Predicted 3D model of a 465-nucleotide part of an RNA (small-subunit ribosomal RNA, 3' major domain) from an uncultured eukaryote.
[in-house]
Context: one part of a larger RNA
RNA sequence: UGACGGGGACCCGCACAAGCAGUGGAUUAUGCGGUUUAAUUCGAUGCAACGCGAAGAACCUUACCAGGGAUUGACAUGCCGAGAAUUUCUUAGAGAUGAGAAAGUGCCUGUAAAGGAACUUGGACACAGGUGGUGCAUGGCUGUCGUCAGCUCGUACCGUAAGGCGUAGAGUUAAGUCUCGCAACGAGCGCAACCCUCGUCUUUUGUUGCCUAUAUAGGGACUCUAAAGAGACUGCCGGUGCAAGCCGGAGGAAGGAGAGGAUGACGUCAAGUCAGCAUGCCCCUUACAUCCUGGGCUACACGCGUAAUACAAUGGUAUAGACAAUCGGAAGCAACCUCGUGAGAGCAAGCGAAUCUGCUAAACUAUAUCUCAGUUCGGAUUGUAGGCUGCAACUCGCCUACAUGAAGCCGGAAUUGCUAGUAAUCGCCGGUCAGCUAUACGGCGGUGAAUACGUUCCCGGGUCU
Repeated sequence: UGACGGGGACCCGCACAAGCAGUGGAUUAUGCGGUUUAAUUCGAUGCAACGCGAAGAACCUUACCAGGGAUUGACAUGCCGAGAAUUUCUUAGAGAUGAGAAAGUGCCUGUAAAGGAACUUGGACACAGGUGGUGCAUGGCUGUCGUCAGCUCGUACCGUAAGGCGUAGAGUUAAGUCUCGCAACGAGCGCAACCCUCGUCUUUUGUUGCCUAUAUAGGGACUCUAAAGAGACUGCCGGUGCAAGCCGGAGGAAGGAGAGGAUGACGUCAAGUCAGCAUGCCCCUUACAUCCUGGGCUACACGCGUAAUACAAUGGUAUAGACAAUCGGAAGCAACCUCGUGAGAGCAAGCGAAUCUGCUAAACUAUAUCUCAGUUCGGAUUGUAGGCUGCAACUCGCCUACAUGAAGCCGGAAUUGCUAGUAAUCGCCGGUCAGCUAUACGGCGGUGAAUACGUUCCCGGGUCU
């Protein structure tokens, strides 16, 4: 000077408390450990690994295993030789790969001969190649403490010096925010503001939108569209205070940071990543590189994490009815119509989309029924018959119909999230993507609570001592 203390003082945070809904018990999904395996590729491991890299493992991906191949190589540059490229067919093979046949002659310079560019192929050598190792050699990027309020510098001053002061004190704030005071005076990185979205109004813009029930007609009021502005500043009033500020009120769509986002200081953890990329060094070079077929990453006595669905009557089922927002669409989205119980199929308008389409939102409301049961709860599992994608659904896809109907009657110790349009609950959309194991992730709207006395205690953090 820091760090630490089951030392002290002060102060914060869903940290506790007050509440609501859960997890931990069941089944399934998914990730991890373990075990197994020819292989179950690799990485991530307290918070800060475990629905994580992976915004999508049937082949491919793929890095793993078995077998079959080839060795200047799947990929790059340089040299020499040959041939345009390319297309089609036959045949052996699991395929990679071989064997054979046919068609074909382009572009640029040049009269031509010949040369050149691109591409294919043969040869020799330099070399290629490596998801092999080291994240404790590194860059870059990221997590975390933590959106916590801190971290520093110049000059001056103090101290022999390390260093201190400033940055401590009294108040105040979300804040090292501001004020007062002070051997300090200033400044920088952070805080705040500037940026984006939402909330109010005005002006402009009116088609594909809106209105006139309907619209080839008309309108621009309203909703909306998308650009510009206005608006909030403790500005006004009262109280309090030296001030900064705090408390209450008015007006206002909004009030004291209006709500949310982006934004992450100096640094910490030799934190994570050599498998995104780049890269030093080491290692392999007929193999640790490379091509192919099949398998594996999906195994299963078990343990853990994260979720989905339930255990029912605030419910299940049937019929009828009502109301969204985001967003996607051309190798695409696909209306209507017909067929099918259905998944879906057939035909086929429109639309590169405020026009067409995905697109009927579901919780909700009304009526009927079930009457507390392992049930008309619950839907796992299994059988049969089908549909779709795709060379191909056996290992290992999704969906439909019929049948089957398991555990489960609210969960031990323990433990998580959340303070308002939040929790809870209800559906919808998207990326990746042929298809999908999505119950994930990221968004969107609908309905819409309870509670906070307080800071003694648990956890994390800040300041002083």
Annotation
The full RNA is in RNAcentral, with records from ENA and SILVA.